[in-house]
RNA sequence: GACCGAAAGGGCAAACCCGUCGAAAGCCGGGGACGCAAAGCCAACGGGUCUACGCCCGCACGGGCAUGAUGGCCGGGCUGCCGAAC
Numbered sequence: 001g002a003c004c005g006a007a008a009g010g011g012c013a014a015a016c017c018c019g020u021c022g023a024a025a026g027c028c029g030g031g032g033a034c035g036c037a038a039a040g041c042c043a044a045c046g047g048g049u050c051u052a053c054g055c056c057c058g059c060a061c062g063g064g065c066a067u068g069a070u071g072g073c074c075g076g077g078c079u080g081c082c083g084a085a086c
Base pairs, nucleotide, nucleotide: 003083011036012035016031017030018029019028021026034072040078041077042076045075046074047073048070049069050068054065055064056063057062
């Protein structure tokens, strides 16, 4: 330098439970660990998925629509610990 592949030290925390907020998806806090080398950041970079208070299809039924959510769905961008092996 490249790389995230060995060790060590450390980091994060799925499901589930409790509490807060929310119309919901879900977020946040505590407990808890399925996993993770970017499970760090970006949702105003693109796609996917979820939700529908609200809006639209005249009403009902039924359906559609993100401006909401997801970075632990994927691609992309930015940053980055250790350091045997290469």
Predicted 3D model of an 86-nucleotide RNA (c-di-GMP-I-GGC riboswitch aptamer) from a Chloroflexota bacterium. The sequence was found by an Rfam model in a public genome assembly. Its Rfam family is "c-di-GMP-I-GGC riboswitch aptamer". Rfam links the family to the GO term cyclic-di-GMP binding.